[in-house]
Context: one part of a larger RNA
RNA sequence: CUGGGUGUAAAGGGUGAGUAGGCGGUUGGAUAAGUCAUAUGUGAAAUACCGGCUCUUAAGGGCGGAACCGCAUAAGAAACUAUCCGACUAGAGUACAGGAGAGGUAAGCGGAAUUCCUAGUGUAGCGGUGAAAUGCGUAGAUAUUGGGAAGAACACCAGUGGCGAAGGCGGCUUACUGGACUGAAACUGACGCUGAGACAUGAAAGCGUGGGGAGCAAACAGGAUUAGAUACCCUGGUAGUCCACGCCGUAAACGAUGAGUGCUAGGUGUCGGGAUGAGAAUCUCGGUGCCGGAGCAAACGCAAUAAGCACUCCACCUGGGGAGUACGUACGCAAGUAUGAAACUC
Numbered sequence: 001c002u003g004g005g006u007g008u009a010a011a012g013g014g015u016g017a018g019u020a021g022g023c024g025g026u027u028g029g030a031u032a033a034g035u036c037a038u039a040u041g042u043g044a045a046a047u048a049c050c051g052g053c054u055c056u057u058a059a060g061g062g063c064g065g066a067a068c069c070g071c072a073u074a075a076g077a078a079a080c081u082a083u084c085c086g087a088c089u090a091g092a093g094u095a096c097a098g099g100a101g102a103g104g105u106a107a108g109c110g111g112a113a114u115u116c117c118u119a120g121u122g123u124a125g126c127g128g129u130g131a132a133a134u135g136c137g138u139a140g141a142u143a144u145u146g147g148g149a150a151g152a153a154c155a156c157c158a159g160u161g162g163c164g165a166a167g168g169c170g171g172c173u174u175a176c177u178g179g180a181c182u183g184a185a186a187c188u189g190a191c192g193c194u195g196a197g198a199c200a201u202g203a204a205a206g207c208g209u210g211g212g213g214a215g216c217a218a219a220c221a222g223g224a225u226u227a228g229a230u231a232c233c234c235u236g237g238u239a240g241u242c243c244a245c246g247c248c249g250u251a252a253a254c255g256a257u258g259a260g261u262g263c264u265a266g267g268u269g270u271c272g273g274g275a276u277g278a279g280a281a282u283c284u285c286g287g288u289g290c291c292g293g294a295g296c297a298a299a300c301g302c303a304a305u306a307a308g309c310a311c312u313c314c315a316c317c318u319g320g321g322g323a324g325u326a327c328g329u330a331c332g333c334a335a336g337u338a339u340g341a342a343a344c345u346c
Base pairs, nucleotide, nucleotide: 003318004317005316006315007300008299012314014201015200016199021194022193023192025088026087027086028085029084030083031082033081034080035077036076038074039073040072041071042070049065050064051063053061054060091191092188093187094186096183097182098181103177104176105175106174107173108172109171110154114150115149116148117147118146119145120144121143125136126135162169163168206247207246208245209244210243211242215241216240220236221235222234223233258313259312260311261310262309263308266291267290268289269288270287271286272285273284274283275282276281295302296301319346320345321344328339329338330337331336
């Protein structure tokens, strides 16, 4: 390389829409590029292969055959692929009628709690721990009542519930807006699937500028613990956490399971629709769970939401360490990210 693989052994890109490319539904006709068959020419010889022969045998030599799986030309075939011209509706989409949803963006509003400020009551403690101490408090704390301010997060509802491509999304209202689902079947008529590169998006932390700062809290300080304690525990506490705009582009970005289509026993919950029914219930479409058969699997387990049976396309793997390192290149303000070896060694 071929092959074999990618839930956990090495291996699915974090995710999307999509360019080139690859692949592609039913049916009629045409063409003959691929394809198939025939013939001719060529495909040097030697080597290699097969069968005799020959040196006493082997290697070797010599003769014959097949082959050289290729290319060109001629006249053909038309099933499949392709191309062109038509037709169709089962894939896909549009319009219509519905209900569901923490989907997104922006603005406004609300209550509980926390901290702080202020005033009243009130007096010696509070706080914290395994036990303590640091800390706060007679300049009146903690507790409690009234008033005020600020920022952040939204108890209950809440659910292997919902929505979103993923990251993710949860108080209420309004505006704008994306997607999915169901029903009926009017319209288009293969318009589809996948998708290198490029593009967009992407938790937390981090970075830049300007705001904000209640609580929490890296760093830091102190108190404990301890042989020590640069920790675990306690008292404080700054970046940060929040907002706007711009970067970063990574995660155990996980279902450690790429996307699409079709097929292959059942049982039982739940969410959103629909049909029948007086109801109980039954059937059906789409999602989300559990159990389980065949089958698969090294086992664990998976099992119509497959890790089963098949096809199409993309990504990735090929012993451990060295190493996600070095070098180069690109991006970035930086942190760093992406791409990504070898020597050597076991």
Predicted 3D model of a 346-nucleotide part of an RNA (small-subunit ribosomal RNA, central domain) from an uncultured bacterium. The full RNA is in RNAcentral, with records from ENA. The prediction has a mean pLDDT of 89. It matches the Rfam family "Bacterial small subunit ribosomal RNA". Gene Ontology terms of the family: structural constituent of ribosome and ribosome.